[in-house]
RNA sequence: UUUUCGGAGAGUUUGAUCCUGGCUCAGGACGAACGCUGGCGGCGUGCUUAACACAUGCAAGUCGAGCGCCUUCCCGUCUUUCGGGGCGGGGGGGAGCGGCGAACGGGUGAGUAACACGUGGGCGACCUGCCCUGGACUUCGGGAUAAGCCCCGGAAACGGGGUCUAAUACCGGGUAGGACCCGUCUCCGCAUGGGGGCGGGUGGAAAGUUCCCCUUCGGGGGUUCGGUCCGGGAUGGGCCCGCGGCCUAUCAGCUUGUUGGCGGGGUGACGGCCCACCAAGGCUUCGACGGGUAGCCGGCCUGAGAGGGUGAUCGGCCACACUGGGACUGAGAUACGGCCCAGACUCCUGCGGGAGGCAGCAGUGGGGAAUAUUGCACAAUGGGCGCAAGCCUGAUGCAGCGACGCCGCGUGGGGGAUGGAGGCCUUCGGGUUGUGAACCCCUUUCGGCGCCGGCGAAGCCCCCGGGUGCUCCCGGGGGUGACGGUAGGCGCCGAAGAAGCGCCGGCUAACUACGUGCCAGCAGCCGCGGUAAUACGUAGGGCGCGAGCGUUGUCCGGAUUCAUUGGGCGUAAAGGGCUCGUAGGCGGCUCGUCGCGUCGCCCGUGGAAUCCCGCGGCUCAACCGCGGGCGUGCGGGCGAUACGGGCGUGGCUUGAGUGCCGUAGGGGAGGCUGGAAUUCCUGGUGUAGCGGUGAAAUGCGCAGAUAUCAGGAGGAACACCGGUGGCGAAGGCGGGCCUCUGGGCGGCAACUGACGCUGAGGAGCGAAAGCGUGGGGAGCGAACAGGAUUAGAUACCCUGGUAGUCCACGCCGUAAACGGUGGGCGCUGGGUGUGGGGCCGGUUUUCCCCGGUUCCGCGCCGUAGCCAACGCGGUAAGCGCCCCGCCUGGGGAGUACGGCCGCAAGGCUAAAACUCAAAGGAAUUGACGGGGGCCCGCACAAGCGGCGGAGCAUGUGGAUUAAUUCGAUGCGACGCGAAGAACCUUACCCGGGUUUGACAUCCGCCGGGCGGCCGCGGAGACGCGGUUUCCCUUGUGGCCGGCGGACAGGUGGUGCAUGGCUGUCGUCAGCUCGUGUCGUGAGAUGUUGGGUUAAGUCCCGCAACGAGCGCAACCCCCGUCCCGCGUUGCCAGCAAGUGAUGUUGGGGACUCGCGGGAGACUGCCGGGGCCAACUCGGAGGAGGGUGGGGACGACGUCAAGUCAUCAUGCCCCUUAUGCCCGGGGCUUCACACGUGCUACAAUGGCCGGUACAGAGGGUUGCGAUGCCGCGAGGCGGGGCGAAUCCCUUAAAGCCGGUCUCAGUUCGGAUCGGGGCCUGCAACUCGGCCCCGUGAAGCCGGAGUCGCUAGUAAUCGCGGAUCAGCUAUGCCGCGGUGAAUACGUUCCCGGGCCUUGUACACACCGCCCGUCACGUCAUGAAAGUCGGUAACGCCCGAAGCCGGUGGCCCAACCCUCCUCGGAGGGGGGGAGCCGUCGAAGGCGGGAUCGGCGAUUGGGACGAAGUCGUAACAAGGUAGCCGUACCGGAAGGUGCGGCUGGAUCACCUCCUUU
Repeated sequence: UUUUCGGAGAGUUUGAUCCUGGCUCAGGACGAACGCUGGCGGCGUGCUUAACACAUGCAAGUCGAGCGCCUUCCCGUCUUUCGGGGCGGGGGGGAGCGGCGAACGGGUGAGUAACACGUGGGCGACCUGCCCUGGACUUCGGGAUAAGCCCCGGAAACGGGGUCUAAUACCGGGUAGGACCCGUCUCCGCAUGGGGGCGGGUGGAAAGUUCCCCUUCGGGGGUUCGGUCCGGGAUGGGCCCGCGGCCUAUCAGCUUGUUGGCGGGGUGACGGCCCACCAAGGCUUCGACGGGUAGCCGGCCUGAGAGGGUGAUCGGCCACACUGGGACUGAGAUACGGCCCAGACUCCUGCGGGAGGCAGCAGUGGGGAAUAUUGCACAAUGGGCGCAAGCCUGAUGCAGCGACGCCGCGUGGGGGAUGGAGGCCUUCGGGUUGUGAACCCCUUUCGGCGCCGGCGAAGCCCCCGGGUGCUCCCGGGGGUGACGGUAGGCGCCGAAGAAGCGCCGGCUAACUACGUGCCAGCAGCCGCGGUAAUACGUAGGGCGCGAGCGUUGUCCGGAUUCAUUGGGCGUAAAGGGCUCGUAGGCGGCUCGUCGCGUCGCCCGUGGAAUCCCGCGGCUCAACCGCGGGCGUGCGGGCGAUACGGGCGUGGCUUGAGUGCCGUAGGGGAGGCUGGAAUUCCUGGUGUAGCGGUGAAAUGCGCAGAUAUCAGGAGGAACACCGGUGGCGAAGGCGGGCCUCUGGGCGGCAACUGACGCUGAGGAGCGAAAGCGUGGGGAGCGAACAGGAUUAGAUACCCUGGUAGUCCACGCCGUAAACGGUGGGCGCUGGGUGUGGGGCCGGUUUUCCCCGGUUCCGCGCCGUAGCCAACGCGGUAAGCGCCCCGCCUGGGGAGUACGGCCGCAAGGCUAAAACUCAAAGGAAUUGACGGGGGCCCGCACAAGCGGCGGAGCAUGUGGAUUAAUUCGAUGCGACGCGAAGAACCUUACCCGGGUUUGACAUCCGCCGGGCGGCCGCGGAGACGCGGUUUCCCUUGUGGCCGGCGGACAGGUGGUGCAUGGCUGUCGUCAGCUCGUGUCGUGAGAUGUUGGGUUAAGUCCCGCAACGAGCGCAACCCCCGUCCCGCGUUGCCAGCAAGUGAUGUUGGGGACUCGCGGGAGACUGCCGGGGCCAACUCGGAGGAGGGUGGGGACGACGUCAAGUCAUCAUGCCCCUUAUGCCCGGGGCUUCACACGUGCUACAAUGGCCGGUACAGAGGGUUGCGAUGCCGCGAGGCGGGGCGAAUCCCUUAAAGCCGGUCUCAGUUCGGAUCGGGGCCUGCAACUCGGCCCCGUGAAGCCGGAGUCGCUAGUAAUCGCGGAUCAGCUAUGCCGCGGUGAAUACGUUCCCGGGCCUUGUACACACCGCCCGUCACGUCAUGAAAGUCGGUAACGCCCGAAGCCGGUGGCCCAACCCUCCUCGGAGGGGGGGAGCCGUCGAAGGCGGGAUCGGCGAUUGGGACGAAGUCGUAACAAGGUAGCCGUACCGGAAGGUGCGGCUGGAUCACCUCCUUU
């Protein structure tokens, strides 16, 4: 540089991520079917189901040149009784004898897992009609028979008897090369053996016919087609063999003609194919036998390929022909359209008996989702017969039907609007449908009508002519086409007759509106639909394909998701519990040899079609033709010998083993033995308890326990040493001694010489529990009992306690039998410790010790590398090789069934239906924990006062009601929206009214002053009537009324459509970003760490460096001082006045007001802090270390609250869900709760006197002095729009008096009576006053709230709303004015770090099992019904074979005879008998399936019941095995595991 071929993914597990893993989709294909739709043509293709049953027609005949006859017509001739008859020739028809064909062609796929098929070979073990070729021959005789005729039986099908006759029918003789046997010679082969020559013997052939010529009519010659024998060929077949191609081991053993032999039979032929006898073999884990399924292949579909699936049409082979059996004929059949028998079925019948077989072509019924005409023609191709003409041919060629498939064509083309109408949408501007249509110009394929009109015909036949022997050849003429008047051509007509289907949430290309409201529905997966749905339905629009488009089914693909190409197994599914070892697989160095594997070249084969490439033919294409390639294979020949293999039982020593010398050890078995401790027994001392727990109780103890001392008994286990120490294959092994015994390691290199590794099956070992028999039994201790706990407590805790735990022998064979990591070998950086051995060096030679090194173990940290990550990392989970085991989504289930094992418990092996869209691993961020660490907060504690009890007020729930309007509902609803419900408010209820409306804008028409006032009716709204002013000015406007239309109106719905506003976590200290870095990624880092702070406040450190929103500060109020100003405020000094008062002049000091400023910053000193940040103490100061208070609320959370403040989308109402009015209700009351008020009294009540605020409010207002009233209040009205006047007496306090512990001189509810005030109006339903009445209540259960200083507590004052007021509420103001905080264990809330997690709507989470209900599939089940294949016995058809054959028989032979015949022989047959033998019958089993009362578990289902097992230490850590127990999860015992949190200690390692 060129060429060829060529592999795409996506959705779905999570809050997010990576991985594992399944499910699903996009592609292609089809003999299809279904839905909607449908113009034309070409080429293909069309019962996949019932190998179910079939009416009717057709699908195999032909030959007169093999033969006889019947019949009819024509010609000739003879005869005639004139009806006719005979003979000869020709044509037609009929059946028959005979020949060939019928074994092909056509159909189907039932059976068959087999030499059936494919492929390659073999037959020296074979056959082959017709055909080709070569050789030879074709002779002499004979006897029958069908048809016909006559007779008979039968309904029919059909049959019987008699008689005549022909042949290319049949038989005999002769002759023959050949065949066979014997003898002999020769050649050849891998064996049995094969080929050939010669001689002898045996037995064995034939047919005629056509035409021509000659003829003495007897025949002869030639010719056509035949006939016979033999050899060869071709074609077709038969038999045998290697190799190849389904599932199942829950089929593991099968086999008696079985395996072989000898002999025989049989066949065309080998053979156990068959028979008799003999032997006892044969096959199989490289899968026999059995079961299931299935015709096989070329090919077809798919795929990058490897592969997977499939076996329609076409082609090859096989098998079958109603089912089963059987033979006959024949070259060939065990025969689709032949025969016999049996069976089932159908039909006919005169009931005696017969007939039939569409899986040929059409067609019918049936089945089914589904598959066509009872068509034309033999013109072509092919087949049968024939000399030929020709006949036959549902093979075939064509046509018909079906969009069933592929291919092609059309339904028009060009122009045409800042864009019609209609539709749809709209933010009402417009957009879109859309150049689309209309309209103008043009064309005419297809279609319609008309005319012309094929190729396919080569050949064959006939006639003529020629060569000539009428075979054959040449020339000329004529005839022969189903398709079909079709293809095609020409002309005419007119845009004329011709578009649908699916989809539009993501995957996946295409969006809006309306309807619907978890309904109706959609859906391939994920998932949509619960009032704004791009997901349902419709419409508009769009996207895709187009005479089709979708759906369903099936196959391949994607799926590297069975992985040969091309996967895995520490934690995702997956290493066998361990070892030994059989088969098998794999195997060190070296020499030789063979050439099996392997490689190269060549030959044969790998059919055609298909496929690919090229060329060509139908106008193109589909389709078809020709050539080439491919066909990856098999067989053969020659060659190569590196590698693997065989052989040489060659060589070698490094793998492996042996030997020798050492060495460590809880390795194993048996025996003996020791001390400590528990318990028990005896005795002593001793007394009132002991024991046990969170606390207790049960229990033990005055009959003397516990405690203590001594003695004794018995069983079990071995403290310290002891150690990520040792040993063992694993399980496992721990006092000491002895005996026996296995293995390892080190050293030395003497010996063997590859003896090795792994290991399917198999065998052995194998914790604990458990089982059997017999012992033993101290402690412990399932079950069990009791006591506690608890709602319960079949548990956790306690007291007892049986099996068991221990020993012997025998079973069991499982564990989280784990390093969750199979075994072996080799290779691949380091560091550090420890156990055992060797070597070297040092030290004092030795002991000991130290250092170095080496081999073998056991640990840790880490490089590369690996890994999804976690992690692993010379003890690999790294890099390679060998062998074994195992996995393939979750559940169902390690279950059922079957089998094997076990005494049992149970173990091993091991499914399916059904169901789900996941189940999982690791890691991330959160959240959570009855996890941990650190730290805050009136969080607890400390303290003060309350609430919860009473009465009342108020709000709420509930109940009630015509209505008790609505909202708020844990904290964060409940004196909340309400800062004012008698009417109004008001939204609710009842009733009365009203409809362009109470309110806004606009239009049309009509009318009128509107308004005010008066009267009448009415509860009122409202209605009716009357009256009337002013201005500009004569026409309108404003205004009003009526009618009509747009519209108004809605406290109707949705706070889960929204804006705005608000609550809450929380004034908590947090929440983030950019860049960089780390990680595959989610993410991390920063923000973690060490200090510090109220604070992510600040400092230091650090792969981070910076930044933003928060914190703090800046703002307001209060606290000190200063400056300015000075009325209505102030008054020290001066002056005046009053009963008194800043009252007045005046003042600018003070208080105060307003405005401005100063001041506080850890600034100074000292201590602590490594430095720093900061902190502690101190000084000064009015004030300290954020001075007190306020405003201010990060990212966000709660679908928090509000559609009834307001605004607002959508929906809804429109003589009402709008509007007006009267009355009622929101005020109901058996109850319950929240928040308050007042109390229960003596630091108190009452009475009298007396003192001191602040902040507010005031003109439809506050209202003074004064007067009246006990009082509420009334009269009245100075002053004040307010630093001036008024509300306004502040109260607690202080002084004095009284009450004396009492339901009271406490407390004031309730009720009665009388008043005052507001208001249209106090009945429902106001407040206040006076008199009377005097209730509960004597300090409040469980529980619970507030508050850390001018705070709590206590006292009064004011204000908003407001006519008035149910205010004890709320918002403010000042007066008086405490107590306590050791501390952070605990409760609640919060912050940071860390840990676990099965949570992520996040612990108010998740989740387990029983029970109950429903649905579904399934196991078991007394049984019952059926299928399949065998077996034993009985019966035994047809038929082959064998026997017999008295009965029957023409040919040949013999004899006789009046030649017709008779007898005998040979030979044959019927019949009968026998072997075998289908169907059938009987029988017991095997196996598979259906149903099955009942029963077992399982899956799924909406919000059912009981508990709470698991996930956080899940509240008793969990889990595994086993045993027992329990409603259930489960509990407990024994042993095991960490896949247990937490704290402490120890050891080791790492960092500094």
RNAcentral holds the sequence, with entries from ENA and SILVA. A computed fold for a 1552-nucleotide RNA from an uncultured Actinomycetes bacterium, annotated as small-subunit ribosomal RNA. Model confidence (mean pLDDT): 85 of 100. It matches the Rfam family "Bacterial small subunit ribosomal RNA".